Model confidence (mean pLDDT): 85 of 100. c-di-GMP-I-GGC riboswitch aptamer, 92 nucleotides, folded computationally. It matches the Rfam family "c-di-GMP-I-GGC riboswitch aptamer". Rfam links the family to the GO term cyclic-di-GMP binding.

RNA sequence: AUGGAUAACGGCAAACUCUAGCGAAAGCAGAGGACGCAAAGCCACGGGUCUAAUGCAUGUGUAUACAUGCGAUGACAGCCGGGUUGCCCUAA
Numbered sequence: 001a002u003g004g005a006u007a008a009c010g011g012c013a014a015a016c017u018c019u020a021g022c023g024a025a026a027g028c029a030g031a032g033g034a035c036g037c038a039a040a041g042c043c044a045c046g047g048g049u050c051u052a053a054u055g056c057a058u059g060u061g062u063a064u065a066c067a068u069g070c071g072a073u074g075a076c077a078g079c080c081g082g083g084u085u086g087c088c089c090u091a092a
Base pairs, nucleotide, nucleotide: 003089004088011037012036016032017031018030019029021028022027035078041084042083043082045081046080047079048076049075050074055070056069057068058067059066060065
C1' cells in the first nucleotide's frame, strides 16, 4: 500500500440437519455444522444464473379454475466484473 507469508489477533461460514419460522417459488431467517474465504463486509450498476406469484397468450372447462408457453416487478454479493467501507500483519 494499487501488498497478503502454507502466516494470523480477531472474523465469516458451503454442503447437510433441524424449526409446527417467512415466502407462490427461487430463496431467506434462526440454531447446529465446516467446504472454504484476506473483504465470503455492504450495494443488483453491467453480464450471468434461478424462480414465475401478479400479468399476457393459447388450450380445456358451465364455472370458481386448471394446463402449457412467455415474462421480473422477485432472488443469488460464496458466479464474473464494477462501486463502496473497513480490521489485522510487515514475511517477501